[in-house]
RNA sequence: GGGCGCAUAGCUCAGCGGUAGAGCAGCCGGCUUACAACCGGCAGGUCACAGGUUCGAAACCUGUUGCGCCCA
Numbered sequence: 001g002g003g004c005g006c007a008u009a010g011c012u013c014a015g016c017g018g019u020a021g022a023g024c025a026g027c028c029g030g031c032u033u034a035c036a037a038c039c040g041g042c043a044g045g046u047c048a049c050a051g052g053u054u055c056g057a058a059a060c061c062u063g064u065u066g067c068g069c070c071c072a
Base pairs, nucleotide, nucleotide: 001071002070003069004068005067006066007065010024011023012022013021018055026042027041028040029039030038048064049063050062051061052060
């Protein structure tokens, strides 16, 4: 230098162009003498960044950044 993949909640990951979710972790409550486990609830997001397409983009297109792999 070229090619491919990945980037979404604190962590691990889902998510067909139509208002962004789960598990774990956190907080509150229940249960318990108490703790854990278990049960119920709550909160938590600039969907890496910038443009474009579209009535509408996390998703499609282009570029950029970071990480990983391959080729040279």
Predicted 3D model of a 72-nucleotide RNA (transfer RNA) from Trebonia sp. The coordinates come from a structure-prediction model, not an experiment, and the mean pLDDT is 85. RNAcentral holds the sequence, with entries from ENA. NCBI's taxonomy places the organism under Bacteria, Bacillati, Actinomycetota, Streptosporangiales, Trebonia. It matches the Rfam family "tRNA". Rfam classes the family as a transfer RNA.